[in-house]
Molecule: small-subunit ribosomal RNA
Organism: uncultured bacterium
């Protein structure tokens, strides 16, 4: 200091999460000692029990028992105990000290002043004083009521208790004098008032008055103190006065009269919230948030109200009353208040002993000994927190064993461990032992400390380990179990779930939750912001605020500068010091940015004077305008009336209906009416604040500009409330009504069409009043002012130049377009600012929920302004990039379309498939790109499936033992796997033990899977595609993605070349190198060739020969837009042309770019993983893969005469042969069979090619067509029942050209005919090759499909098969209303009225006082009627969340009718 998260990617904006500190904590798991702190945050909830404020005999009268010791008549009784103890009077404390934070938003609290408006006991100090007398009361004593607590009478008593008189100061009054800033102080004079206590140990302790002082308390001000304004107006003692009253004292603190104020937007009153402050925690700091312990101050003390004592309370451990609670009760009454310390119960996530002592500090009483202290000082309990220490320490590879992992080779835990040597810190035992205590006194105390001896002995754990973030494997699981702060993880190879082993962090503690700062510049004073991201008010006028030009004098209030007073203590900083360090505690210093107060200064704001004219404003002149009212005219159209003229249609639409129309529309001419709107000028032109303004002409009337000179002197900006204006819809009344035109209607369109189109049509639009106050009221850009390049064009106005009509140039004020620096996330903006400044004013702070909902104010109503919250998301946005997409645009290929030919789709039959059957119908392939595909060939085998029946180291590979050669014959059961028996048969090598091959048997180790994942892979292939793209490297734009290059003019078949150009090059694709195939030539010549020469045959290259041809195969040659012409930028290239076997890529073929489709394949092969192991392995029997209501692809054959039938003469290729092709003969109708020459093949043979050509058939279900069937047969093969293939005869089905739809094909192709091949024992109509015969059309590129390249929109990016809205159903949240209903707080007003205090009056007394009785005044309580919170509420209403719900398709593209408002 920051980092994850929105996108495919990118920058902004913006929220959300983390990492950090902290804590009086608290939960989990864990837990050795010590030190010093802290320890009911919640129920100001209830309390049992014990203690927490007593003392004084030196203020007074009283006065005991127990025990002991005497006596005694045993009935007492002396003395000691003792003037004890106790209690009463009395005196002082009991207002301290301890708790708590409930109230309290208020002079309660800080802070600074202030009292000339008080008080003050004990204490200090000074002055001065205590003289005469009196009469009581309690205890005690006797009676009495009551269970008690507690009383009632009557009798005695003391005193420092109490009273009267003295005396005095003093104080009040009255006038008077001096002094003072102020109501005050001071003198003296009269006048009224007016004390005292006494004990005593004889040392002293007290009393009384009066001044002073210290510490202490009271009161007033000025400043500061939280939230809501959806509290906006509050207030009757409420302001002031006069005068009483009371108070220690001012005050309306009360009271009487008198006035009528007094507070509020600088937030009154009102609701919630809270004790303040020193301080704490965090922050860079400014600031936030908090206020426990410790210190100050307040409040309160079981709720409420009151007084009383006193110096001081309205009193925690006093005291009445009144309520609620508890408890006792003899039912009549009483008692009682732990927010004091422990401790109890409850609450609660959750906070400790009913402990020692008064030995220190401290206080109260006391002359004092000395009591008393739950203040305190210990101690205990709690890892609450800080902080120290230890759980060893050296050495130690055989890197043990054992865990884990592994690629089986190790790797790792790990010098860890053992083991070996050392140490004792803690603990344990013993022994010593300060200081807290000045003279004595120690609760802590087995203290701290020190010393011995003892033993590695008593002592590690907790989180985490996908990314943030340090730290990884294996295994289990298999969107389940779970994880999770935020983003995500989990559907069968999870480093993110458990668990293990490693690891990584801290470390007696780790780690979660909670809550505060931080981070967060995310409420921004420091320190953001508003054209699109949230955010500029629709507009103006202007109160009241805010800020405001130049001189110049003065004041000093803001500033500055010095100085005084304060800012308690602790704390925090910072130098020291002490506990072995630290924590922790002492000193000491600064600091506490602040308040007050005197001096000084006058630059700057201010104020108060004087001047100024540059801002503003006024006068004159001139100007241009759809500025605004009002009036009155005008013409062109739409329509409706009458009227002619005419005769059927008119209208409308993608095409139509419905409508008008023969009762005369439409069209056409003539007159009429009437209501709204102004054409053409009309112009990024003009006005106006905005909203808005357009035909002429008057009238009224606001505003601006421009020019020059006078005047006024800062009058000025800005503007919270406030006031006015405000398009359109809309609302009221009256009027109007021709056009349009919501609603409604009809017609169409559609699945449907409450729309979009099409016919009518009503309020409405139009006037006049009067509402209403919105808006995408927009430049999505407040307002003024000043500065910062320009260059073009426009409208007013003024000046100068030239010309004579339109020009030029300066200025000055609008209004545009481009741009300089700047700005900006970027689009962009740029003197009309979104540059760079000042000033005000409005506004923003994640999406949704919502501009909603309560509350208020406006409104006739619609509504409108103010405006939340629960809840719920991890993101929602801007901007720009790359794509992909478009029922956007351009431009271009493609047998894509069209123009053509044949065809499929319709029958039969073949084949696949899918669907159903089946024991099984083995399995994969499924849009194009799966379906005659994996199968180039399923009777058995293949074969993976079914069914019986069998084998368990296996059928199959190594390793190890024994035995036996291998091997082979035969016969038996058996369906066969197989099992039993039986014949032969002894080989090779040999170091003589043995060994190799192979067989059999045995053990294990392992074999073995066509079991699963093709979404774990290799490796092969389809596909977009032979499409023409797809990249890199430098540089160079750009914050960046990314662009550029590769776009763009041409051009091609091509990113093919050309030219251009911040590009400049390059690499995989193109294209060419390869093959075949078109023409030549050279080489070679057999088994092919035979033109010429011979020879032999009926004949044949059959033989000599021979190399010319053709062929074979090998090597060349040729074709390069190379030449000519045009067209073109002279380019590249096209277009013709000449030659040429071949012409512009000749013609076919290999060859497939970066990639996509988790395409396809674990069942060709190989492989991770996972699963079986007498079975999911292996042999093996027989069945099945050939099943059949159906359905779809792929083909054959066909329907016929461009045909079938028969005959019959001819011309290819490319292959194929040894377990084979097989000639020629022979038999057989035939399929084939006998037999057998040749061929290992340019030699032989398959081999006949076939369409052709003749002849019959005449349109007929046929001499078409051949299914289906019978029968006979032929082949292969161990074997054709399920199930071959073929032959012959007989049978002859269904079909006459195939709906809607859809396929190939651009030439030697389509079409048509045959032939050959592979697998193959045998079988195909299929593949896959061969040749023969041989078209037709292409104008084009609008539309259909695919595809390239520019461009544009875009909410899409698993990218349109994309996204995505609303109703409706379903569940679960949370939340308005709602008849009511419960409760808390609260106003007024009334009634009663306790306690008390005041007042009056009786009584009484010397005057009181008690009493007694009234009265106002009052807690609680009642009643009335209100606010105002808040819980519940059938029933309703949006809302919001929620893998696979229903209807539609509203937006995103022109989203299919542009969207919005």
């Nucleotide at each position: 200091a920051g980092a994850g998260u929105u996108u495919g990617a990118u920058c902004c904006u913006g929220g959300c999460u983390c990492a950090g500190g902290a804590c009086g904590a608290a939960c989990g798991c864990u837990g050795g000692c010590g030190g010093c702190a802290c320890g009911c945050c919640u129920a100001a909830c209830a309390c049992a029990u014990g203690c927490a404020a007593g003392u004084c005999g030196a203020g007074c009268g009283c006065g005991a028992a127990a025990g002991c010791c005497g006596c005694u008549u045993c009935g007492g009784u002396g003395g000691c105990g003792a003037g004890u103890a106790g209690a009463g009077c009395g005196g002082c404390g009991c207002a301290c000290g301890g708790g708590u934070g409930a109230g309290u938003a208020a002079c309660g609290c800080g802070u600074g002043g202030c009292c000339a408006a008080c008080c003050u006991g004990c204490c200090c100090u000074c002055g001065g004083g205590a003289c005469c007398g009196g009469g009581a009361c309690a205890a005690c004593c006797c009676u009495u009521c009551g269970a008690a607590a507690g009383g009632g009478g009557g009798g005695c008593u003391a005193a420092u208790a109490c009273c009267g008189g003295a005396u005095g100061a003093g104080a009040c009054c009255c006038a008077g004098a001096u002094c003072g800033u102020g109501g005050g102080a001071u003198c003296g004079g009269g006048g009224u008032u007016g004390a005292a206590a006494g004990c005593u140990c004889c040392g002293g302790c007290g009393c009384c008055c009066g001044g002073g002082g210290a510490g202490g308390g009271g009161g007033c001000c000025g400043c500061g103190u939280c939230c809501c304004a959806u509290c906006a107006g509050c207030u009757a003692g409420c302001c002031g006065g006069u005068g009483a009253g009371g108070u220690a004292a001012u005050g309306g603190c009360u009271c009487a009269c008198c006035g009528g104020g007094g507070c509020g937007a600088c937030g009154a009153c009102g609701g919630g919230u809270a004790g303040c402050g020193g301080g704490u925690c965090u922050g860079a700091g400014a600031g936030g948030a908090c206020g426990g312990u410790c210190c100050g101050c307040c409040a309160c003390a079981c709720u409420g109200g009151c007084a009383c004592u006193g110096a001081g309370a309205c009193a925690c451990g006093g005291g009445c009353c009144a309520g609620a609670c508890u408890c006792c009760u003899g039912c009549g009454g009483g008692a009682g208040g732990c927010a004091g310390c422990a401790g109890u119960g409850g609450g609660g996530a959750a906070u400790c002993u009913u402990g020692c002592g008064c030995a220190a500090u401290g206080g109260g009483c006391g002359c004092a000994a000395g009591c008393c202290u739950g203040a305190c000082g210990c101690a205990g309990c709690g890892a609450u927190g800080c902080c120290g220490c230890g759980u060893g320490g050296g050495u130690g590879a055989a890197g043990a064993a054992g865990g884990c992992c592994u690629u089986c080779g190790g790797g790792u835990c790990g010098u860890a461990a053992a083991g070996c040597c050392c140490u004792u810190u803690u603990g344990g035992u013993g022994g010593g032992g300060a200081g807290g205590a000045u003279g004595a006194u120690g609760a802590c105390g087995u203290c701290a400390c020190c010393c011995a001896c003892c033993g590695a002995a008593u002592a590690a754990g907790c989180g985490c380990c996908g990314g943030c973030u340090a730290a990884c494997u294996a295994c289990g699981u298999g969107c389940c179990a779970g994880c999770a702060g935020c983003c995500g993880c989990g559907g069968u190879a999870a480093u993110a779930c458990g668990u293990a082993g490693g690891g990584c962090g801290c470390g007696a503690g780790c780690g979660u939750u909670g809550u505060c700062c931080g981070g967060a510049a995310u409420c921004a004073c420091u320190g953001g912001g508003c054209g699109u991201a949230a955010a500029g008010g629709g507009c103006g006028c202007g109160c009241a605020g805010g800020u405001g030009g130049g001189u110049u004098c003065g004041c000093a209030a803001g500033c500055g500068g010095g100085g005084g007073g304060u800012g308690a203590a602790a704390g925090g900083c910072u130098g020291g010091g002490g506990c072995u360090c630290a924590a922790c505690c002492c000193c000491g210093g600064g600091a506490c940015u602040g308040c007050u107060u005197c001096c000084c200064g006058a630059a700057c704001u201010g104020c108060g004077g004087a001047u100024c004219u540059a801002g503003a404003g006024g006068g004159g002149g001139u100007c241009a305008g759809g500025g605004g009212c009002c009036a009155g005219c005008g013409g062109a159209a739409u329509u409706c009336c009458g009227g002619g003229u005419g005769g059927a249609g008119a209208g409308g639409u993608g095409a139509a209906a419905u409508u008008c129309g023969u009762a005369g529309a439409g069209a056409u001419c003539c007159g009429g009416a009437g209501g709204a709107a102004c054409g053409c000028c009309g112009g990024c032109g003009g006005c106006g604040a905005a909203a808005g303004c357009g035909g002429c002409u008057g009238g009224c009337u606001g505003g601006g500009g421009c020019c020059g000179c006078c005047c006024u002197g800062a009058c000025a900006c800005u503007g919270a409330g406030g006031c006015g204006c405000g398009a359109g819809a809309g609302c009221g009344u009256g009027g109007g009504g021709a056009g349009c035109a919501a609603a409604c209607a009809g017609g169409a369109u559609u699945a449907g069409a409450u729309a979009c189109c099409c016919u009518g049509g009503u309020a409405g639009u139009c006037c006049a009043c009067g509402c209403c106050g919105u808006a995408a009221a927009c430049g999505a850009u407040g307002a003024u002012a000043a500065c910062u390049a320009g260059c073009c064009g426009u409208u007013g106005g003024g000046g100068g130049g030239a010309u004579u009509u339109a020009c030029c140039c300066c200025u000055u004020a609008g209004u545009g377009g481009c741009g300089a620096a700047g700005c900006u996330a970027a689009c962009g903006c740029g003197u009309u600012a979104a540059g760079u400044u000042a000033u005000c004013c409005g506004c923003c702070u994640g999406g949704g929920g919502a501009g909603u909902a309560c509350g208020g104010c406006c409104g006739c109503a619609a509504g409108g302004c103010u405006a939340a919250a629960a809840c719920u998301c991890a993101a929602a946005g801007g901007a720009a990039u790359u794509g992909a997409c478009g029922g956007g645009g351009a431009c271009c290929c493609g047998c894509a379309c069209a123009a053509g030919c044949g065809g499929u789709g319709g029958a039969g039959c073949a084949u696949g498939u899918g669907g159903u059957u089946u024991a099984a119908u083995u399995c994969g392939a499924u849009g194009c790109a799966a379906c005659g595909c994996g199968a180039a060939g399923a009777a058995c085998c293949u074969u993976a499936c079914c069914u019986g029946g069998u084998c368990u180291u296996g059928a199959c590979a190594u390793c190890c033992u024994g035995c036996g050669a291998a091997c082979u014959u035969u016969c038996u059961a058996g369906a066969a796997a197989u099992a039993g028996a039986u014949u032969g048969g002894u080989g090779c090598c040999u170091u003589c033990g043995g060994g190799a091959a192979c067989g059999c048997a045995g053990u294990g180790a392992c074999a073995g899977g066509u079991g699963c994942u093709g979404c774990a892979u290799g490796g092969c292939u389809g596909u977009c595609g032979u499409c023409a793209g797809c990249u890199c490297g430098u540089g160079u734009c750009g914050u960046g993605a990314g662009a550029u290059g590769u776009u763009g003019g041409g051009u091609u078949a091509a990113g093919u070349c050309c030219c251009g150009u911040a590009a400049c090059g390059a690499g995989c694709g193109c294209a060419a190198c390869c093959c075949c195939u078109a023409u030549c030539c050279u080489u070679a010549u057999u088994u092919g060739c035979c033109a010429g020469c011979a020879c032999a045959u009926u004949a044949u290259g059959g033989u000599g020969g021979g190399a010319a041809c053709u062929a074979u195969a090998a090597g060349g040659a040729g074709a390069c837009u190379g030449c000519c012409g045009g067209u073109g930028a002279u380019a590249a290239a096209c277009c013709g042309g000449a030659g040429g076997a071949a012409g512009g890529c000749g013609g076919g073929g290999a060859u497939g770019a970066c990639g996509u489709c988790a395409a396809g394949u674990c069942c060709u092969c190989a492989u991770g993983g996972c699963c079986c192991u007498u079975a999911c392995g292996u042999g093996u029997u027989g069945g099945g893969c050939u099943a059949c209501a159906c359905a779809c692809g792929u083909g054959c054959u066909a329907c016929a005469a461009u045909g079938g039938u028969a005959c019959u003469u001819a011309c290819a290729g490319u292959g194929a042969g040894a377990a084979g092709c097989a000639a020629a003969g022979a038999g057989g109708c035939g399929a084939c069979u006998c037999u057998a020459a040749g061929c290992c093949a340019a030699u032989c043979c398959c081999u006949a090619a076939a369409a052709g050509g003749u002849a019959c058939c005449u349109c007929a279900g046929u001499u078409c067509g051949g299914a289906u069937u019978g029968u006979a047969c032929u082949c292969u093969g161990c074997a054709a029942c399920u199930c071959g293939a073929g032959u012959a005869c007989a049978u002859g089905a269904a079909g006459c050209u195939g709906g809607a739809a859809u396929u190939a094909c651009u030439a030697g192709u389509a079409a048509u005919c045959g032939c050959g091949g592979a697998u193959c024992a045998g079988c195909g109509c299929g593949c896959c090759g061969c040749g023969g015969u041989g078209a037709a059309u292409a104008c084009g590129u609008u539309c259909c499909c695919g595809g390239g390249u520019c461009u544009u929109g875009u909410a899409c990016a698993c990218a349109c098969c994309g996204c995505c809205c609303g109703u409706c159903a379903c569940a679960c949240c949370a939340u308005g209303g709602a008849a009511g209903u419960u409760g808390g707080u609260u106003a007024c007003a009334c009634c009663u009225u306790a306690a008390g205090g005041c007042a009056a009056a009786g009584c009484a007394u010397a005057a009181a006082a008690c009493c007694u009785u009234u009265g106002a005044c009052u807690a609680c309580g009642g009643u009335a009627c209100g606010a105002u919170c808040a819980g519940c509420g059938a029933c309703u209403g949006g809302g919001g969340u929620g893998a696979a719900g229903u209807c539609g398709u509203a937006a995103c593209a022109a989203g299919g009718u542009a969207a919005c408002c």